The RNA shown here (Bacterial RNase P class A) has 404 nucleotides and comes from a Planctomycetota bacterium. Rfam family: Bacterial RNase P class A. About the family: Ribonuclease P (RNase P) is a ubiquitous endoribonuclease, found in archaea, bacteria and eukarya as well as chloroplasts and mitochondria. It is annotated as a ribozyme. The sequence was found by an Rfam model in a public genome assembly.
RNA sequence: CGAGAGGCUGGGGCGACCGUUCCAUGGGCCGCCGACCCCUUCGGGGCGAGGUGACCAUGGAGAGGAAAGUCCGGGCUCCAUGGGUCAAGGUGGUUGCUAACGGCAACCGGCCGUGAGGCUAGGGAAAGUGCCACAGAGAACAGACCGCCACGGGCCGCAAGGUCCGCGGUAAGGGUGAAACGGUGCGGUAAGAGCGCACCGCGCUCCUGGUGACAGGAGUGGCAGGGCAAACCCCACCUGGAGAAAGAUCGAAUAGGGAAGCCGGCGUCGACCCCGCCUAUGGUUUCCGGGUUGAUCGUUCGAGGCCACGCGUGAGCGUGGUCCAAAGAGAAAUGGUCGCUGCCCGACGCUCGUCCUCGGACAUACGUCGGGUACAGGAUCCGGCUUACAAGGCCUCUCGCGUU
Numbered sequence: 001c002g003a004g005a006g007g008c009u010g011g012g013g014c015g016a017c018c019g020u021u022c023c024a025u026g027g028g029c030c031g032c033c034g035a036c037c038c039c040u041u042c043g044g045g046g047c048g049a050g051g052u053g054a055c056c057a058u059g060g061a062g063a064g065g066a067a068a069g070u071c072c073g074g075g076c077u078c079c080a081u082g083g084g085u086c087a088a089g090g091u092g093g094u095u096g097c098u099a100a101c102g103g104c105a106a107c108c109g110g111c112c113g114u115g116a117g118g119c120u121a122g123g124g125a126a127a128g129u130g131c132c133a134c135a136g137a138g139a140a141c142a143g144a145c146c147g148c149c150a151c152g153g154g155c156c157g158c159a160a161g162g163u164c165c166g167c168g169g170u171a172a173g174g175g176u177g178a179a180a181c182g183g184u185g186c187g188g189u190a191a192g193a194g195c196g197c198a199c200c201g202c203g204c205u206c207c208u209g210g211u212g213a214c215a216g217g218a219g220u221g222g223c224a225g226g227g228c229a230a231a232c233c234c235c236a237c238c239u240g241g242a243g244a245a246a247g248a249u250c251g252a253a254u255a256g257g258g259a260a261g262c263c264g265g266c267g268u269c270g271a272c273c274c275c276g277c278c279u280a281u282g283g284u285u286u287c288c289g290g291g292u293u294g295a296u297c298g299u300u301c302g303a304g305g306c307c308a309c310g311c312g313u314g315a316g317c318g319u320g321g322u323c324c325a326a327a328g329a330g331a332a333a334u335g336g337u338c339g340c341u342g343c344c345c346g347a348c349g350c351u352c353g354u355c356c357u358c359g360g361a362c363a364u365a366c367g368u369c370g371g372g373u374a375c376a377g378g379a380u381c382c383g384g385c386u387u388a389c390a391a392g393g394c395c396u397c398u399c400g401c402g403u404u
Stems, first nucleotide, its partner, number of pairs: 001400009012341007020062008030053004037046003064375001068386002071384005076243004082274005088239005093107005108122001109120004123234002128232002130228003145174002147170003151166006182200006201223001202221008247297004257288007264278004304323008342373008353362003
């Protein structure tokens, strides 16, 4: 100097005017409710603490790293006084972290990359079933197309030998294919074959290291028949359901209505068993019809944020301190306009420097003009994952070239 790998950050700033939601404080002959007290012809009237709504003033606060997806896990609420089995669904190397997870961290195995690193749906194929198109002799207790060898017979030839047919041996060589029933080499054989041997692979046993997945080593055995389970399946572990329009309280009103079916229905996905509740003047399913669509809560203080120290390779954990006026709507607010400015890109001018084929190219500072500035917005809350994202900035590491 060039090309890469991994991680973090960032999400423009300031001001003015108008507007908007919530909170706190205050205000007044604004509206409503209204205790005590007073008067009363008992119909009501007067005074009025206090409360509440609107309005006004002052002050304070007002979206995200993903608020998106609704994919996973929970808190919370109800079923509810229930239990169990099956089915169904989810996860899948090991060890840790966590409230938990299908998440995160570290490590192991496999594959890719020169490397930094990346990917991994990573238990089981001797429990069973199934699939491997086409090609090929044959695709999982397979198989003989071309070959190789031995024997018998025919033909040619002086002979060596060649060629055809039959019976038998063979799977080392060639071919087909993504893949051909361990691999390489040596010996052996009529020709061959783990047939034998050496090494590798595989099975079994033991030793060493490691919490473990595993790694390394030694011995032994010629040795079980490939791949796919992101095929059905088997194994291990996990799982009640429905959800904030969940639900709770207050208030108000109506017709606790009618018809048909069933004999059971309910215990919040399904099937079964047990248990419990209601049970014919009953219950339940479907349809028709009627009433209410009001108010308050849930509703933002939490597995919470920030800082310091300590432990841990790390994810994280512990201790101490500190902060909480940090959106809280109810069709859903945080916006609009203007000005200055930051950053990025381009053009022109200009400045200084380097290179050069003297035409120019590159680069620095300044000025002018033009363009751009992403993805995108709560609605029960939290922990994750996934997806989208402009400009700019920072850190660590790898490879190549050159110089010293």